[in-house]
Context: one part of a larger RNA
């Protein structure tokens, strides 16, 4: 590993990318025919035996044997090359002689079957030497693997744990043991060729067969010795021609790209709007206004309130949804620009390009940090008023940092669907968002087409929901949390009683705050 768990009990990294790693779609020899042998089944016979019968004959199978038709196994062969050569030995077949036997013929005419010799031709039956061969995993068998131990055979240690002894005869003797199995990785040899990898011919520098150059080497044979050059044989190398079904699997409800019309509160930059708030100005009136459970702090040099325009910074109501987009965080005034994305459609293209991912990287609410700007609102800290036994709080009035923008850090959240990602299957329903298809459907105009908006319907892709589980679960519940003791689709991460503790220490990152990694003693 087989064989745990991860919604809520411990446990899915906040999210995406991504190298190593792991895993990875289908497709290429399947079939058919002939034949030899072995085993076996079985119609139907023959011989022998047994039994019955005077006999004719019948019956039965423990024997032998013939045999049609099957079945299984092992070979050979064709469709479909199993390396190719050179020697060498040998078997068989064919051929040519020769010689017997039997039959036959007019006849060494012909047939069958033997012996001997020769020879060229055909071969995997060895041996030797060259020449090459896709390479592995896997599996079969074998050799090889210390003993003791273990399992296990034999054996009356008196039994047994043990031991490797012992048993028969009894005068010297004789005789049997001291088995076997297991021994997993690696290595060696061997049969198999399913499965999984891997290789081959695309700028043919490809295969095969001829053929012509160039260069090198030199064994034999030309009576001998020497020289040169051919021929011939063997390398190497450069052309030419011919042969071939000449050579590219398919186009995954895998993936990428192109393209068409769309779609979205996705992103960035600019632009624009809306009301509210606060402030200051002007204005009308007036003694209260605020605020609360009740009050008070507070404001009344005209507050509060009314009106008029103004400025500032923030925000984006209603529409707003079990709706959309985005990897997540997140995203909602108008318009323009910029690049990007999804789904859908397609008789478009490439052809395995893919999935998941240690290391590594991008983004990452709020708070916080640094430097600028801005500071309307709200508002940690702080001040005061209340409340109260007390109140360092809840309530109220002020109010600094902050809240907003820019440039940089930080990297965490109940970053939650507390549910990793990819793929397949398993069930019914109606809504809805986006695309596409269909309908003699409805409707707007102006009167018909087109559009557009609706209605019905099909389909792909989404966000969700409802009902049921012959499924799952401890249950709550869940179409996934199902297809799990009937346990293996691929891949990553994490957990192993409660505390101590996300602490100490070390490392690393950070300006810091802190982040990541991360114990133990002890306790229960």
């Nucleotide at each position: 590993u087989u064989g745990c768990a991860g919604u809520u009990a411990a446990a899915a990294a906040g999210c995406u990318c991504g190298u190593a790693g792991u895993u990875g779609g289908a497709u290429u020899u399947c079939g058919g025919g002939a034949u030899a042998g072995a085993a076996u089944g079985c119609a139907c016979g023959g011989u022998g035996g047994g039994c019955c019968g005077c006999a004719a004959g019948g019956u039965u199978u423990u024997a032998c044997u013939g045999g049609a038709c099957g079945u299984u196994c092992u070979g050979u062969u064709c469709u479909u090359c199993c390396u190719u050569c050179u020697g060498u030995a040998g078997a068989c077949c064919a051929c040519c002689g020769u010689u017997g036997u039997u039959c036959u013929u007019a006849a060494c005419u012909g047939a069958a079957u033997g012996g001997c010799g020769g020879c060229c031709g055909g071969g995997a039956u060895g041996c030797a030497g060259a020449u090459c061969u896709u390479u592995u995993a896997c599996u079969u068998u074998g050799a090889a693997u210390a003993a003791a131990u273990u399992a296990g055979a034999g054996u009356g240690u008196u039994c047994a744990a043990a031991g490797c002894a012992g048993g028969c005869a009894u005068u010297u003797g004789u005789u049997u043991g001291a088995a076997u199995a297991c021994g997993u990785u690696a290595g060696c040899a061997u049969g198999g060729a399913a499965u999984a990898a891997u290789g081959g011919a695309a700028u043919a520098g490809g295969a095969u067969u001829u053929u012509g150059g160039u260069c090198c080497u030199a064994u034999u044979u030309u009576g001998u010795u020497g020289g040169u050059u051919u021929c011939u044989a063997g390398g190497a190398u450069c052309g030419a021609a011919a042969u071939a079904a000449u050579g590219a699997u398919u186009a995954a409800u895998a993936g990428g790209g192109a393209u068409a019309g769309u779609u979205g509160g996705g992103g960035g930059c600019a632009u624009u709007a809306a009301u509210a708030u606060u402030u200051a100005a002007u204005u009308g009136u007036c003694a209260g206004a605020g605020g609360u459970g009740a009050a008070a702090u507070u404001c009344u040099u005209g507050a509060u309130u009314u009106a008029u325009g103004a400025a500032a910074g923030a925000u984006u109501a209603a529409c707003u949804u079990c709706u959309g987009c985005g990897a997540a965080a997140g995203c909602a005034u108008u318009u323009g620009c910029c690049a990007a994305g999804g789904a859908u459609g397609u008789u478009u293209u490439c052809a395995u390009u893919a999935a998941u991912c240690a290391a590594g990287a991008a983004c990452g609410a709020a708070a916080g940090u640094u430097a600028a700007g801005g500071g309307a609102u709200c508002g940690a800290a702080g001040a005061c008023g209340a409340u109260c036994a007390g109140a360092u709080a809840c309530c109220g009035u002020c109010g600094u940092a902050g809240u907003c923008u820019u440039a940089a850090c930080c990297a965490u959240a109940a970053a939650c669907u507390a549910u990793g990602c990819c793929g397949a299957c398993u069930a019914g329903g109606g809504a809805u968002u986006g695309g596409a298809g269909g309908a003699u459907g409805u409707u707007c105009u102006u009167u018909u087409c087109a559009u557009g908006a609706c209605u019905c319907u099909u389909u792909c892709a989404g966000c969700a929901c409802c009902u049921u589980a012959u499924g799952a679960g401890a249950a709550a519940u869940c179409a996934a949390a199902g297809u799990c003791u009937u346990u293996g689709g691929g891949u990553u991460c994490u957990g192993g009683g409660g505390g101590g503790a996300g602490u100490a220490u070390g490392g690393u990152c950070g300006c810091a705050a802190g982040g990541c990694u991360g114990a133990a003693a002890c306790u229960u």
Molecule: small-subunit ribosomal RNA, central domain
Organism: metagenome